[in-house]
Molecule: SAM riboswitch aptamer (S box leader)
Organism: Bacteroidota bacterium
RNA sequence: CACUUAUUAAGAAAAGCUGAGGGAUACGCCCUAUGACGCUUUACCAACCCUAUUAAAAGUGUUAAGUUUUAAGUUACUAGUUUUAACAAAAUAAUUA
Numbered sequence: 001c002a003c004u005u006a007u008u009a010a011g012a013a014a015a016g017c018u019g020a021g022g023g024a025u026a027c028g029c030c031c032u033a034u035g036a037c038g039c040u041u042u043a044c045c046a047a048c049c050c051u052a053u054u055a056a057a058a059g060u061g062u063u064a065a066g067u068u069u070u071a072a073g074u075u076a077c078u079a080g081u082u083u084u085a086a087c088a089a090a091a092u093a094a095u096u097a
Base pairs, nucleotide, nucleotide: 002096004094005093006092007091008090013042014041015040016039017038021031022030023029025071026070028068043063045061047060048059067089073087074086075085076084077080
C1' cells in the first nucleotide's frame, strides 16, 4: 500500500517552537498574524484493541463546525424535519497477506 469487518448526528485543552495558509479533492461556507495548519510536551475525550476481577493500565486514535454542506457515481422508494435508505468516496481501528 492492498483486502475484510466495524464505526463515523455525541464527546474533549493549554503551553512552547515555527511561520501561511488550512478544513482529503471540487464548488460553497468557515478557521486563520487577536498566529491557523504542522511538530513537541502535558492534559483531556472516549472508538478500536488489550485484559487482571467487570472496570484499570498499556498500544493506536481523536480534541472547530453532522465525515463542515453538497458533489464525485449507481440503485431503490416511504419522495424525504438527520432534506430518505443502501452502496460508492473519505477517516479511524484490528486481523491477514